The part of an RNA shown here (small-subunit ribosomal RNA, 3' major domain) has 472 nucleotides and comes from Priestia aryabhattai.
Context: one part of a larger RNA
């Protein structure tokens, strides 16, 4: 100087407390451990791994396994040789591939001798190739403490020195935020602000939007769209305070003291994660640890854990009727409509739309009416049998959905444990990425919309000062 203390003081955080809803019990989905396996590819492992890399494993992906093949190679550059290549058909084969047939004779320049270029074939070696190892050789990227308020420097001063001072103190703040004081005076990275979004108003612009209208045509006040501006600064008033910073209350205001949300992550810590995004040192393989193909596996299942979904019902289930969104996607796409076909998933025909125009697209919870009457039930939907639809070469291993039948566990969950302070929790539906198909996951969107916070003794994490130390 740090670190640590079941030392002290001050302070903060959904840290506790006060509340609301869960997890832990059930079934299923998904990830992991373990076990199994020819293979169940690899990585991630306290917080900070476990619906994580993976925004989507039937083939492909795919790295794994079995079998069948290739060896200058699936891919790149160079050298010399030959020639267009392709497409199509047949045969063998699981296919990769092999054989046969059919077919064709590239482009530019030219002194017509040839030269150059791209492509293909066979050849030679230089080489290619490696998701092989090392994240403890690395770059880059990322997590975490933590959006915590800290981390430092120049000059000066103090100290033999390590170092200190500044950065401590008194107040104050979300903040090393600001004020005052002080051997310090200044400065930098952080904080804040500048950026995006949302809440109010104004201006400009009105089509595909909005308004009235039967329409043609018309209008731009409103809604809205999208560009610019205004507005909030403790600015004003009162009180407290040290005549300060600031705090408390009030006015006006759409909004009040950082208005709400986001982006933004200091010096560093964990030899944290990643050699499998990529790059790269070293090591290793080179008729194989490279490459191609078919099939299988990544989907196994006594079990254990994490994260979720659906429930256990009456604040509910069922049937019928009736409202109100936002944000997105759409051309190998989104698809209206038909009183077409089908109980339905869907099919057929097909208008419109490269989209403020058309479409996906009926939002659902809510509300109104009827029914069920507390039961393993008209709760719950697992599982299984049958029949189908769609995507796709192909749904056996191993897809999603529909209909009929079946109708399991489950009556609110032990010890323990998680989230959340407001348009939040809870609850309800909608969309998107990935994607041929496949969502209870992820990322967004809006609808309905609470309870509680006395307080800081205690648990956890953190900041500042101080004290002890046989630790560094």
């Nucleotide at each position: 100087u740090g670190a640590c203390g079941g030392g002290g003081g001050c302070c903060c955080g959904c840290a506790c407390a006060a509340g609301c809803g869960g997890u832990g019990g059930a079934g299923c989905a998904u990830g992991u451990g373990g076990u199994u396996u020819a293979a169940u590819u690899c990585g991630a492992u306290g917080c900070a791994a476990c619906g994580c890399g993976a925004a989507g494993a039937a083939c492909c992906u795919u790295a794994c396994c079995a079998a069948g093949g290739c060896u200058u190679g699936a891919c790149a550059u160079c050298c010399a040789c030959u020639g267009a290549c392709a497409a199509c058909u047949c045969u063998a084969g699981a296919g990769a591939u092999a054989g046969a047939g059919c077919g064709u004779u590239c482009c530019c320049c030219u002194u017509c001798g040839g030269g150059g270029g791209a492509c293909a074939g066979a050849g030679u070696g230089a080489c290619a190739g490696g998701u092989g190892c090392u994240g403890c050789a690395u770059g880059g990227u990322u997590g975490u403490c933590g959006u915590c308020a800290g981390c430092u420097c120049g000059u000066g001063c103090c100290g033999u020195g390590a170092g200190g001072u500044g950065u401590u103190a008194g107040g104050u703040u979300a903040a090393g935020u600001c004020c005052u004081g002080c051997a310090a005076c200044g400065a930098g990275c952080g904080c804040a602000a500048c950026c995006c979004u949302u809440g109010u108003c104004c201006u400009u612009a009105g089509u595909u939007g909005c308004c009235a209208g039967c329409a043609a045509g018309g209008g731009c006040a409103c809604u809205c769209u999208a560009a610019g501006g205004a507005g909030a600064c403790u600015g004003c008033c009162g009180g407290u305070g040290a005549c300060a910073a600031a705090c408390c209350g009030g006015a006006g205001g759409a909004a009040g003291g950082u208005g709400g949300g986001g982006a933004u992550g200091a010096c560093g810590u964990c030899a944290a994660a990643u050699c499998a995004u990529c790059a790269c040192g070293g090591c290793c393989c080179u008729u194989a640890c490279g490459c191609c193909u078919u099939g299988g596996g990544c989907c196994a299942c006594a079990c254990a854990c994490g994260u979720g979904c659906u429930a256990c019902a009456a604040u509910g289930g069922a049937u019928g009727g009736u409202a109100c969104a936002a944000a997105g996607a759409g051309a190998a796409g989104c698809a209206a409509g038909a009183c077409c076909c089908g109980c339905g998933a869907g099919g057929u025909c097909a208008a419109g739309c490269c989209a403020a125009u058309c479409c996906c697209a009926u939002a659902a919870a809510a509300c109104c009416a009827u029914u069920c009457u507390c039961a393993g039930u008209u709760c719950g939907g697992a599982u299984u049998g049958g029949a189908g639809u769609c995507u796709g070469c192909a749904a056996c291993u191993c897809g999603a959905c529909u209909c009929c039948a079946u109708g399991a566990a489950g009556c609110u969950g032990g010890a323990a444990u998680c989230g959340c302070u407001a348009g939040u929790a809870a609850u309800c539906g909608c969309g998107g990425a990935u994607c041929a198909g496949c969502a209870u996951g992820c990322c967004g969107c809006g609808g309905u919309g609470a309870a509680u916070a006395c307080g800081u003794u205690c648990c956890c994490g953190g900041g500042c000062c101080u004290u002890g130390u046989a630790c560094a």